[in-house]
A computed fold for a 584-nucleotide part of an RNA from an uncultured bacterium, annotated as large-subunit ribosomal RNA, domain V.
Its Rfam family is "Bacterial large subunit ribosomal RNA". Its family is annotated with structural constituent of ribosome and ribosome in the Gene Ontology.

Context: one part of a larger RNA
RNA sequence: CCCGUACCAGGACAAAAAGACCCCGUGGAGCUUUACUGCAGCUUUGCAUUGAAAUAAUGCCUUUGAUGUAGAGAAUAGGUGGGAGACUUUGAACCAUAAUCGUCAGGUUGUGGGGAGUCAACAGUGUAAUACCACCCUUUGAAUGUUUUAUUUCUCACUCUAGACUGUAUAACCAGUCAGAGGACAGUGCAUGGCGGGCAGUUUGACUGGGGCGGUUGCUUGCAAAAGAGUAACGCAAGCGUACAAAGGUCUCCUCAAUCCGGAUGGAAAUCGGAUGAAGAGUACAUAGGCAUAAGGAGGCUUUACUGUGAGGGAGACAUUCCGAGCAGUUGCGAAAGCAGGUCUAAGUGACCCUUUGGCAGAAUGUGGAAUCGCCAUUGUUUAACGGAUAUAAGUUACCCCGGGGAUAACAGGCUGGUGGUGCCCGAUAGUUCAUAUUGACGGCACCGUUCGGCACCUCGAUGUCGGCUCGUCGUAUCCUGGGUGUGGAUAAGCACCCAAGGGUUGGACUGUUCGUCCAUUAAAACGGCACGUGAGCUGGGUUCAGACCGUCGUGAGCCAGGUCGGUCUCUAUCCGGUAUGGG
Numbered sequence: 001c002c003c004g005u006a007c008c009a010g011g012a013c014a015a016a017a018a019g020a021c022c023c024c025g026u027g028g029a030g031c032u033u034u035a036c037u038g039c040a041g042c043u044u045u046g047c048a049u050u051g052a053a054a055u056a057a058u059g060c061c062u063u064u065g066a067u068g069u070a071g072a073g074a075a076u077a078g079g080u081g082g083g084a085g086a087c088u089u090u091g092a093a094c095c096a097u098a099a100u101c102g103u104c105a106g107g108u109u110g111u112g113g114g115g116a117g118u119c120a121a122c123a124g125u126g127u128a129a130u131a132c133c134a135c136c137c138u139u140u141g142a143a144u145g146u147u148u149u150a151u152u153u154c155u156c157a158c159u160c161u162a163g164a165c166u167g168u169a170u171a172a173c174c175a176g177u178c179a180g181a182g183g184a185c186a187g188u189g190c191a192u193g194g195c196g197g198g199c200a201g202u203u204u205g206a207c208u209g210g211g212g213c214g215g216u217u218g219c220u221u222g223c224a225a226a227a228g229a230g231u232a233a234c235g236c237a238a239g240c241g242u243a244c245a246a247a248g249g250u251c252u253c254c255u256c257a258a259u260c261c262g263g264a265u266g267g268a269a270a271u272c273g274g275a276u277g278a279a280g281a282g283u284a285c286a287u288a289g290g291c292a293u294a295a296g297g298a299g300g301c302u303u304u305a306c307u308g309u310g311a312g313g314g315a316g317a318c319a320u321u322c323c324g325a326g327c328a329g330u331u332g333c334g335a336a337a338g339c340a341g342g343u344c345u346a347a348g349u350g351a352c353c354c355u356u357u358g359g360c361a362g363a364a365u366g367u368g369g370a371a372u373c374g375c376c377a378u379u380g381u382u383u384a385a386c387g388g389a390u391a392u393a394a395g396u397u398a399c400c401c402c403g404g405g406g407a408u409a410a411c412a413g414g415c416u417g418g419u420g421g422u423g424c425c426c427g428a429u430a431g432u433u434c435a436u437a438u439u440g441a442c443g444g445c446a447c448c449g450u451u452c453g454g455c456a457c458c459u460c461g462a463u464g465u466c467g468g469c470u471c472g473u474c475g476u477a478u479c480c481u482g483g484g485u486g487u488g489g490a491u492a493a494g495c496a497c498c499c500a501a502g503g504g505u506u507g508g509a510c511u512g513u514u515c516g517u518c519c520a521u522u523a524a525a526a527c528g529g530c531a532c533g534u535g536a537g538c539u540g541g542g543u544u545c546a547g548a549c550c551g552u553c554g555u556g557a558g559c560c561a562g563g564u565c566g567g568u569c570u571c572u573a574u575c576c577g578g579u580a581u582g583g584g
Stems, first nucleotide, its partner, number of pairs: 001584008010576003015570001022405004027401002029397004035202005041195003045191005051154007059146002062143005068137001075130001078136005085119003094113008158182004163178005205217003214234001218240006241386001242284001243343002248302007256280001258276005282291002285348001287346003306329004312323004318387001331340003354380001357377004362373002412459001413457001414455003418452001420448006430438001466541001467539003471533001472530005479504003482499006506520005547565004551560001553558001
C1' cells in the first nucleotide's frame, strides 16, 4: 500500500414524513356570539273551519217624549213656514202631593181633589210674538230593530276517554253505536308582527425591517430630491374635509409694520400731529411662492359666483384633471380704452349603478295613448380601507386540515458589534507628603466574538430544542502548581503586573435547571470555543400537541414568556471517518 473480518457512531447539513411551529392563500373545516343574512321552532293578531242564546255596554235607523232664560218685554222667545182661531163634562182654572229638568225665575209630567173656564189674536216690548199645526236644529231620555265588543250559558261542528257494546273466537289498534268529559275554545290552514346560534350559509381589508399589538390609509405645502419633469422609506415638519351675497365684479381713491420726537386724563402700549421708513405689515385659515403699478386698505354702483361654445396647450397608464385666447348671446361697472365666465395662487373631496326634483318631448313592442326608457340640469355616500368587491357581516381553534414559502419569524450558523467582555491613552481624586505600591472620576481609542440585540444571507419536499450523563479536544484573557518584576515588600502573609497551557482544577444539600445560595474539603475548586461540542451515544426533569384543574382576561368559543397533574425519543450502518485484528 491492497483485500477482508468484528466493532464504534463523528460526518455524508445521513434515512423516514412536499414542517405539525411561523407567515402567506381575497384556501378549507370545527366551534362561539349582543357579526350579517336566513330557516326550523315558539308566540301575537286577523280570516276560514265556526253554530245557538242571554245579559251588559256601544254605534246607527225608526218611533215617541223632554230640552232652549243676553237686554227689553206679562215672561225660560231654538229656527222656518202655515195660521184666526185652538183646548175643554173623554173634565178648564185652581188646590194638594210625587217625579224630573233648572240659569233657582220657573218649566214639564204623573196621581188625587175640583166643577167651568183657559190660551191666542188685539195692545206693548223687541232683530224676531206667542194659541194651534207641520218640518228641522242643539242637548238629552225611553222603546223596537240592527251592528260591534265583553262576559256567561247551550249543543250541533270539532276534540278526548286504558268507559260499555258490536265487527270479534283474538286487540291499550281500527270502524260504528251508546255513554261521559270538553266545546265553538282547542287543533289545523292562509296572512301578519315579535322572539329565535336550535340550525344553515357567509364575512371578519391592506401596508408592515416575520406576524400580532400600536400606527397609517384620500387631498394640500415645504424639505429629503442629486440646478428640467419625476423620484422611495413605519423619512423629517405642518395643514385640509371649509369659509365668503361679500371676503365676488367694476370704477375711484389710499399706503403698511416699527422706531424717534411732540401732545390733557393716558401709563411700555389706546386716539392725535410730525419725521424716518421697499415692506420687517397685511393677505379668511397650514406652508411655499407672490403682491406697494399693489393681489394690501377704503368708498360708490352692482351680480360675469353668466348661457352656448372653444383655436391651442400642460399633467396623467387609463379614468380623469388643469390652463385657455377668440366667437355668439345677455349683463354689470366705467366718460372711455377696457375689465368681469367667482375669491393672490396651490387643499376644502368621491367613479359606476340606483335614486330625488325641474325641464325636453327623442324611443315607447299591431295602432293611439300610457307605464317605462332616454336627453339637459339637479338631490342623496367619513362609499375616510377615500379608483369606491355586496343593499348587508364579528370572533375562536392547543381538535385542526390543505396548498405554498427559507419571498418570512422561533434554534443553530453567517454579517454587524449598539449592548457585553477585555485591554490601552489621558490623569481629576484618594493614598499624612507623593498621580501611576494601590486607587483611577469625566472623557478618548482599540481588540474579542462567550451576552442581549440588529439584519433576514443557506436551510420550512424538516439543520431535533434546555439541562443532565458519557466521551473528549482546543484557546488563554492563568484558579493551582513553575519562573520573574514592583511594592505604601523587615520576615511571614499579601497586593499588582510580566512570562508560562506540561499537568491538575473535589464531594454534597436545594432547584428541571444552566446559574446561584449554602455545607464540608482542597494546592486550586479558572474562564471560554467546539451547531449555547456531544439525542442514527443515553436520558426526557423543563419547554412545546391532544386530557384536566386554579387564577387573570373574554358575553362566549377560548386565551395567558401565569401556575399545576399527566403525556409513544424510530431492532439491522451503504460510503467517508475511527478502533481491534487476519491475509497478501
It was read from a public genome assembly.